Predicted 3D model of a 389-nucleotide part of an RNA (large-subunit ribosomal RNA, domain III) from Virgibacillus sp. MSP4-1. The prediction has a mean pLDDT of 80. Rfam family: Bacterial large subunit ribosomal RNA. The organism belongs to Virgibacillus, within Bacteria.
[in-house]
Context: one part of a larger RNA
RNA sequence: GAGUAGCGAAAGACAAGUGAGAAUCUUGUCCACCGAAAGCCUAAGGUUUCCUGAGGAAGGCUCGUCCGCUCAGGGUUAGUCGGGACCUAAGCCGAGGCCGAAAGGCGUAGGCGAUGGAAAACAGGUUGACAUUCCUGUACCACCUUUCAUCCGUUUGAGCAAUGGGGUGACGCAGGAGGAUAGGGAAGCGUGCUGAUGGAUAUGCACGUCCAAGCAGUGAGAGUGAUGAGCAGGCAAAUCCGUUCAUCGUAAGCUCGGGCUGUGAUGGGGAGGGAAAUAGAGUACCGAAGUUUCUGAUUUCACACUGCCAAGAAAAGCCUCUCGUGAGGAUGAGGGUGCCCGUACCGCAAACCGACACAGGUAGGCGAGGAGAGAAUCCUAAGGUGAGC
Numbered sequence: 001g002a003g004u005a006g007c008g009a010a011a012g013a014c015a016a017g018u019g020a021g022a023a024u025c026u027u028g029u030c031c032a033c034c035g036a037a038a039g040c041c042u043a044a045g046g047u048u049u050c051c052u053g054a055g056g057a058a059g060g061c062u063c064g065u066c067c068g069c070u071c072a073g074g075g076u077u078a079g080u081c082g083g084g085a086c087c088u089a090a091g092c093c094g095a096g097g098c099c100g101a102a103a104g105g106c107g108u109a110g111g112c113g114a115u116g117g118a119a120a121a122c123a124g125g126u127u128g129a130c131a132u133u134c135c136u137g138u139a140c141c142a143c144c145u146u147u148c149a150u151c152c153g154u155u156u157g158a159g160c161a162a163u164g165g166g167g168u169g170a171c172g173c174a175g176g177a178g179g180a181u182a183g184g185g186a187a188g189c190g191u192g193c194u195g196a197u198g199g200a201u202a203u204g205c206a207c208g209u210c211c212a213a214g215c216a217g218u219g220a221g222a223g224u225g226a227u228g229a230g231c232a233g234g235c236a237a238a239u240c241c242g243u244u245c246a247u248c249g250u251a252a253g254c255u256c257g258g259g260c261u262g263u264g265a266u267g268g269g270g271a272g273g274g275a276a277a278u279a280g281a282g283u284a285c286c287g288a289a290g291u292u293u294c295u296g297a298u299u300u301c302a303c304a305c306u307g308c309c310a311a312g313a314a315a316a317g318c319c320u321c322u323c324g325u326g327a328g329g330a331u332g333a334g335g336g337u338g339c340c341c342g343u344a345c346c347g348c349a350a351a352c353c354g355a356c357a358c359a360g361g362u363a364g365g366c367g368a369g370g371a372g373a374g375a376a377u378c379c380u381a382a383g384g385u386g387a388g389c
Base pairs, nucleotide, nucleotide: 012030013029014028015027016026017025031386032385033384034383039366040365041364045346046345049344050074051073052072053071054070055069059067060066079140080139081342082341083340084339086117087116091112092111093110097106098105099104121138122137123136124135125134141338142337143336144335145334147333148332149331150330151329152328159325160324164321165320166319167318168317172308173307174306175305178301179300180299183295184294185293186292187291188209189208190207191206192205193204210268211267214263215262216261217260218259221256222255223254224253225248226247227246228245229244230243231242233241234240272286273285309312352361353360368380369379370378371377
């Protein structure tokens, strides 16, 4: 220079409390803002920022009794969620091998590697902080079983079963139609209320009007012919696949399949009501109605159908077949076992990436009502917020 520029998009007001001290902290009542978001879940990333108690030097563009700050203590519980003990893709590593002054490069077998495949749990409650993990109720999967019952089998071979064969897994995009459900509206029903202003016991107002996996039955719809005999093929074999023929037959069988019904549920939840104690709480406890109808998805059946050209992974798993193996095995009931890692919190943001508590950037899912073609736009619900002078 100069007490100058600036104090980083934005609505606060009042009362009460705490305190040495309050525009800024806490609580309450109004007001205002977002509402395909400025709400909720979750990936990456961060790594304790989460919760409780205490504190105010510094950080916080003012203040501060407050904090993502400081100090201390606490908090993340899994057979089923995600990953591993399963599989492979791009890519990477790479025994031998090939190449190369050296270092090293490439690469077979093999391995690693999810953003994909496979794969068994739901509803409610609970904490100051975690929950598909704890608890309650109801399940499911794999393995073990010296328990019980009923069966089958031991060369007339039960059962298991390849590292092998076959099938399946197994796949694009667009369009339209249909079924179903989630969700939503209205009426009915239940509970509460009757308004400081002109009126409001009324055809009034407010709120609520539900529940999963599993198990059993049913099944919109979609796909597929069935049985028998023979045989050059599938590196051996095959009853499997393939292929040829015969018989039956256009509807049965089989496969997939959302949903619905019953059960689960004599349970849970539920608007509302609501204690006692010295310390207190909308806590403990009690608990109504729960029907009908309309609408209706971007969800699901399902890439199912039709169309199109750019012609749309692999392997494991699963099913089946033998090669084999072989004395125990199957079903039901009961009992038992179930490893390692993650799990707090933020997550369109003051906690990630931007030197900052930065008007920038950040994958996926849910995403209500009125008006509307609409996820536009405006106003609102649930929920969140009032931007640190």
The RNAcentral record of the full RNA draws on ENA and Rfam.